Predicted 3D model of a 114-nucleotide RNA (SAM riboswitch aptamer (S box leader)) from a Bacteroidales bacterium.

RNA sequence: GAUUUAUCAAGAAGAGUGGAGAGACUAGGCUCAGCGAAACUCUAGCAACCUUCCCCGCGUAGGGAGUGGUGCUAAUACCUAAACCGGCUGAAAUCAGCAAGGUGAUAAUAAAUU
Numbered sequence: 001g002a003u004u005u006a007u008c009a010a011g012a013a014g015a016g017u018g019g020a021g022a023g024a025c026u027a028g029g030c031u032c033a034g035c036g037a038a039a040c041u042c043u044a045g046c047a048a049c050c051u052u053c054c055c056c057g058c059g060u061a062g063g064g065a066g067u068g069g070u071g072c073u074a075a076u077a078c079c080u081a082a083a084c085c086g087g088c089u090g091a092a093a094u095c096a097g098c099a100a101g102g103u104g105a106u107a108a109u110a111a112a113u114u
Base pairs, nucleotide, nucleotide: 001114002113003112004111005110006109007108013043014042015041016040017039021032022031023030026081027080028079029078044073045072046071049069050068051065052064053063054062077106083103084102085101087098088097089096090095
C1' cells in the first nucleotide's frame, strides 16, 4: 500500500520548542489562530479496538479492570456537495427547482489477513 470486519451526535489539556497557518483532498460555507496555527517533545487525561477477568440461556451477547500495544483529548468525521429512497413546488409523466432527513460514498481509527 491492498482486502475484510467494526466504530464514528458521548468522553478527555497543560507546559516547552516553534512562528503562520489550521479544520484529510477539491469547491462552497462556517469556525479556530500573534491572548500564538501546524509540527515535534514531555506530562496529564479520555475511551475501551487489541489485552485481561467474571458471568451466561453458549448469541463475536452482557458486565468489570486499565499493567501492556494502538488511538484520541474545539465545533457530529465542523457543515454541504457522487448515487439511491422518500418530501414539497412548478396542473402533470418526462423535466426543472427547493429544503431538511435516511441510506450511501469518501476519510479516519482499530483488528485480522496479505
NCBI's taxonomy places the organism under Bacteria, Pseudomonadati, Bacteroidota, Bacteroidia, Bacteroidales.